A computed fold for a 98-nucleotide RNA from Pseudobacillus badius, annotated as Guanidine-I riboswitch aptamer. The coordinates come from a structure-prediction model, not an experiment, and the mean pLDDT is 82. Its Rfam family is "Guanidine-I riboswitch aptamer". The family has 100 seed sequences and 1,509 matches in Rfam 15.1.
[in-house]
RNA sequence: GUUUAUGCUUUCUAGGGUUCCGCGGAUGGUUCCGGCCUGGUCCGAGAGAAGGCGCACAGAACUGCUCUGUGACACGGAGGGAUAAAAGCCCGGGAGAU
Repeated sequence: GUUUAUGCUUUCUAGGGUUCCGCGGAUGGUUCCGGCCUGGUCCGAGAGAAGGCGCACAGAACUGCUCUGUGACACGGAGGGAUAAAAGCCCGGGAGAU
C1' cells in the first nucleotide's frame, strides 16, 4: 500500500435509561415530583450467546431436490446523533494504537 460475505436477520443476554405501567413521596382531589426505585413495557452489542437465510471453499451424493464440514482474529477513545431518555445503540471492525 492492497484485499474480502468482517453479509442480512430473529430471539435473548451483559448493559442502558425513564415515555407508559408499577413503586415511593406531596396533595382533599385534579395533578406534580422521584430512575442516588428492585421491577414489567421499552432500547440493546462488530469486538456477547443461540438460531435462520445467504456467500466463499472443500467433500459426499447424484442429476430431482440436496447433504456435511470450515469461515479465523478483533486493543480502542474523545466528540457528535436518534429516541421519552440513556447505553456496549448509530457515526464505527471509524480516528488512533499494536